Bacterial RNase P class A from Leeuwenhoekiella aestuarii, 333 nucleotides, folded computationally. Rfam family: Bacterial RNase P class A. It is annotated as a ribozyme. Model confidence (mean pLDDT): 75 of 100. The sequence was found by an Rfam model in a public genome assembly. Taxonomically the source falls in Leeuwenhoekiella (Bacteria, Pseudomonadati, Bacteroidota, Flavobacteriales).
RNA sequence: CAAGCAGACCGCCUUAUCGCUUUUAUUAAAACUUGUUUUUAAAAAAAGAGGAAAGUCCGGACACUAUAGGGAAGCAUAGCGGCUAACGGCCGUCGGCCAUAAUGCAUAUUACGGUCAGGACCAGUGCAACAGAAAGAAUGUACAGAUAAUGCUGUAGUGAAACCAGGUAAACUCUAUGCGGUGCAAUGUCAUGUAUACCGGCAAUUAAGUGCGUCUCGUGCGAUGCCGGAGGGUAGACAGAUUGAGCAAAUAAGUAAUUAUUUGUCUAGAUAAAUGAUAAGGUAUUACUGCGUGCAGUAAGAACAGAAUCCGGCUUACAGGUCUGCUUUUUUA
Repeated sequence: CAAGCAGACCGCCUUAUCGCUUUUAUUAAAACUUGUUUUUAAAAAAAGAGGAAAGUCCGGACACUAUAGGGAAGCAUAGCGGCUAACGGCCGUCGGCCAUAAUGCAUAUUACGGUCAGGACCAGUGCAACAGAAAGAAUGUACAGAUAAUGCUGUAGUGAAACCAGGUAAACUCUAUGCGGUGCAAUGUCAUGUAUACCGGCAAUUAAGUGCGUCUCGUGCGAUGCCGGAGGGUAGACAGAUUGAGCAAAUAAGUAAUUAUUUGUCUAGAUAAAUGAUAAGGUAUUACUGCGUGCAGUAAGAACAGAAUCCGGCUUACAGGUCUGCUUUUUUA
């Protein structure tokens, strides 16, 4: 110098015209609710889709589940310690395995990097093709030794594993710890309208049924009752809804994850779903040509991808560029 691996950041820019959504003042008109209330229009200003908005795999905030739970089943996690609102996440450290280098030369030690779904195999039950005589409450092929006799003893052979065998638990299981559910189409308020009607069954306090994961115990509601069938009305408006475990910088503590303090800052809120289109110029980058080797000219020219209650993680996708670290080859000193 080049290539590869890992991590972090960026991932088009400028100007003009027109257009869309929200908010804030203003002007004009209309309406009725007579008020800076609602609607329409105009003009001005500000803001307007991500690092993953994706997946819906985890954890929460928030809302509902009347009071009120206990047990069982089930599910999840798994060295030790720390961080966090919490987590199956992150950080450190120990250990196993893999690889490199050095010392050493049978081992082993040190350094650095990668990776791990890292508790228990004498609580129990399973599984292991082929080969081999035989794969465990199993077996006796070959040779040798011993015995009254017998696989009684040793060696060999097959195989990953062959004397009361070890291996395997993202095999069942056991141990320890933990865990309600449903989800913004949650939920709440207002308006409008209808059928206290019809049929069937059960039941009336010795209770039918029902109460938001399953079963069970307990417990609450329950008389114009409960369940089912058929049928009728409604589908409108507002809130939830964007100031939050927020973001940025500096300082301090800490190996780090992270925490604290100070200063600054406000950056979509749609409801069938807005956040754009056109024109000109330019840039990263690529190819070709030229030569003075980094300049010029020509042509092309920016990936994955679009908010819908919100946040923290994990996983997946990503053209190109920059930076940091490590490894390998070559060249030079």